[in-house]
RNA sequence: GCGGGUAUAGCGUAGCGGCUACGCCGCAGCCUUCCAAGCUGCUUACACGGGUUCGACUCCCGUUACCCGCU
Numbered sequence: 001g002c003g004g005g006u007a008u009a010g011c012g013u014a015g016c017g018g019c020u021a022c023g024c025c026g027c028a029g030c031c032u033u034c035c036a037a038g039c040u041g042c043u044u045a046c047a048c049g050g051g052u053u054c055g056a057c058u059c060c061c062g063u064u065a066c067c068c069g070c071u
Stems, first nucleotide, its partner, number of pairs: 001070007010024004018054001026042005047063005
């Protein structure tokens, strides 16, 4: 330099154009004599910039970071 892949909450992951979901963590409440466990609720996210579309995490282009391969 070229090609391919990945980027979603504090962490690990799902999400084939129409409500951003799940587990762990955190916070609050319930339960308990207390703690743990359990139950309920809450907070926190689509790497960045454009484009297409009525509507984009999703499709297209570019950029960045990381991983793999080639040279």